Predicted 3D model of a 75-nucleotide RNA (transfer RNA) from a Candidatus Bathyarchaeia archaeon.
The sequence is in RNAcentral, with records from ENA.
Its mean pLDDT, the model's own confidence on a scale to 100, is 80.
It matches the Rfam family "tRNA".
NCBI's taxonomy places the organism under Archaea, Thermoproteati, Candidatus Bathyarchaeota, Bathyarchaeia (SeqCode).
RNA sequence: GCCGGGGUAGCCUAGCCUGGCUAGGGCGCCAGACUCAUAAUCUGGUUUUCGAGGGUUCAAAUCCCUCUCUCGGCA
Repeated sequence: GCCGGGGUAGCCUAGCCUGGCUAGGGCGCCAGACUCAUAAUCUGGUUUUCGAGGGUUCAAAUCCCUCUCUCGGCA
């Protein structure tokens, strides 16, 4: 230098090709119930610039462009 995979919340992960609930699930965290107490379990709650910028659109995590970080391959 070329080709390909990946970047989503405090952490892990789905969704992206086919634009449209409010970004789904798990863990964590907080509060409550239960218990002598803790754990477990149950209930409620908590957190979102979807790597960055720009474009298209009524509407973008999703489509297009540029850049960036990371992993692998080729040279």